The prediction has a mean pLDDT of 88. This is a predicted structure of a 355-nucleotide part of an RNA (large-subunit ribosomal RNA, domain IV) from a Candidatus Poribacteria bacterium. NCBI's taxonomy places the organism under Bacteria, Bacteria candidate phyla, Candidatus Poribacteria.
Context: one part of a larger RNA
RNA sequence: CUCUCGCUAAGGAACUCGGCAAAAUGACCCCGUAACUUCGGGAGAAGGGGUGCUUUUAGUACGUGCCGCGUUUCGCACGCGAAACCGAAAAAAGCCGCAGUGAAAUGGCCCAUGCGACUGUUUACUAAAAACACAGGUCUCUGCUAAAUCGUAAGAUGAUGUAUAGGGACUGACGCCUGCCCGGUGCCAAAAUGUUAAGGCGAGGAGUCAAGGGUAACCGGAAGCUCCGAACUGAAGCACUGGUAAACGGCGGCCGUAACUAUAGCGGUCCUAAGGUAGCGAAAUUCCUCGUCGGGUAAAUUCCGACCUGCACGAAUGGCGUAACGACAUGGGCACUGUCUCGGCGAGAGACUCG
Numbered sequence: 001c002u003c004u005c006g007c008u009a010a011g012g013a014a015c016u017c018g019g020c021a022a023a024a025u026g027a028c029c030c031c032g033u034a035a036c037u038u039c040g041g042g043a044g045a046a047g048g049g050g051u052g053c054u055u056u057u058a059g060u061a062c063g064u065g066c067c068g069c070g071u072u073u074c075g076c077a078c079g080c081g082a083a084a085c086c087g088a089a090a091a092a093a094g095c096c097g098c099a100g101u102g103a104a105a106u107g108g109c110c111c112a113u114g115c116g117a118c119u120g121u122u123u124a125c126u127a128a129a130a131a132c133a134c135a136g137g138u139c140u141c142u143g144c145u146a147a148a149u150c151g152u153a154a155g156a157u158g159a160u161g162u163a164u165a166g167g168g169a170c171u172g173a174c175g176c177c178u179g180c181c182c183g184g185u186g187c188c189a190a191a192a193u194g195u196u197a198a199g200g201c202g203a204g205g206a207g208u209c210a211a212g213g214g215u216a217a218c219c220g221g222a223a224g225c226u227c228c229g230a231a232c233u234g235a236a237g238c239a240c241u242g243g244u245a246a247a248c249g250g251c252g253g254c255c256g257u258a259a260c261u262a263u264a265g266c267g268g269u270c271c272u273a274a275g276g277u278a279g280c281g282a283a284a285u286u287c288c289u290c291g292u293c294g295g296g297u298a299a300a301u302u303c304c305g306a307c308c309u310g311c312a313c314g315a316a317u318g319g320c321g322u323a324a325c326g327a328c329a330u331g332g333g334c335a336c337u338g339u340c341u342c343g344g345c346g347a348g349a350g351a352c353u354c355g
Stems, first nucleotide, its partner, number of pairs: 001350008010341002014339001019336001027051005036041001038173001052095005063085002067081005072075001096100001108334007115326002120132002136171007148157003174321004179251003184248002186244004193239003199233002204228005212219002252270005279313001280310001291307005
C1' cells in the first nucleotide's frame, strides 16, 4: 500500500451525478395515531412509555377434571359441589449494574410529484422497468362438418365445447368521459350500366392437295388435314352507388374591428372531408428556455403550485382524475452517521524480506 472488519474529539451530507455506502431503527406489551379513502384501508402511520432479579399477592384467578349429589325426555344429557394436575397477569415492596428484548437474530420514518391501478411476468450471462400480462371495456368473425389453425392428404386442435361459446384486433382496475371528419386507404352492402380472361361460337383468310388444263415450266383448286381469325357470348374484380372511425387515419390560413393602451366577443375572405370539443398543458411532450409569477433555500438550470405564447397535448395508437400497491423515477425534511471537514488508531488476511 490492497482487502475484510472494529473504534473515533468537534461538526453532521459541508461528500457526491445522487446520502452511493455505512450508521441509525428493530423483539414483545401498553398508550396513542393525521390527511385522504374505492370505507376494506391508510396503520407497525407518526409519536411516546415499559421489559432484569427477589419477596408478597398466590399455589390465588383461569384451565383440565377422578368422584359425589340432584334433576331427568334416560342421553356421549343438564345443574351443583369437588379431589388431583397445571398455573398466570396486573399491582406493591425491595435488590444490583454504565447498561435488564444486557449476546445473536429482529422495520428507519415523514411530506410532495410523475408513471403504471393492484398480486404477477421479462432480456439464463450488462436493462426488473414507466416494458409484458392482468381483471374490466369495445369492435369484428363464427349457426356447427363453425370460424380460425396445422397437414399434400387421411386426420387433428378448436371441443367430447355450441353465440353467457370459440377465434382475431385494440384498450387496460375504478370514477367522470370518449367531440368533429367517410374526401384518401381498408372493410361491408347492392346489383342496373361500363370495362374485363380462359372458354364457347366461328364470318372470313392462308398452307397443302385429287380431278382438270398445259409440250414443259406451271396454272388450278373439291373433300380432308393444318394455321390465323372479326362480330357475338363470357364470372369475380375494377369503375359506379351507399354505409362504416373503440377501422388505417385526419382534425387550417390571412385581414380588420370596442371612447387610454392592450386584447378581440364581432366581421370579411381563401381553402378543406372536417378544421381540435371536454379535459390537461414549459408536461416522461416546450425548441426559444435557467419562459414569467409564487413557494421552498442564505443562495435553486432540479422540485412544487400557477399562467397559456401547446416549436410539436388531446380523447380506447384512449383524455383527465384516483384510495391502495411499487427492490420504479424526481424533489424536500427528521433521525442517523468517517460520505465529508481530515484524518487517526486497532485487528485479521495479503503484499514485502528470509527460508